[in-house]
């Protein structure tokens, strides 16, 4: 230089073009307990890595340009 492959909440990981973006584990909070822990209820957190494009609808489909990692010279 060519190729391919990845990005979704604090971390991990789904999600046939049809929407309230979901699941664990994590943080908050409440109820239980002498307290803690453990269990049990609830909340809170995402504009899906960036600009554009197609579509009635875009995390998906399609382009650039940067990031990572891989393979090859």
């Nucleotide at each position: 230089g060519u190729u391919c492959c990845u990005g979704u909440a604090g971390c991990g990981u789904a999600a046939u073009g049809g929407a309230u973006a979901g699941c664990g584990c994590g943080u908050u909070g409440g109820a239980c307990u002498u307290u803690u822990a453990c269990u049990u209820c609830a909340a809170a957190g995402g504009u899906u890595g960036u600009g554009g494009g197609u579509u009635c609808g875009a995390a998906u489909c399609c382009c650039a340009a940067a990031a990572g990692g891989g393979a090859u010279g």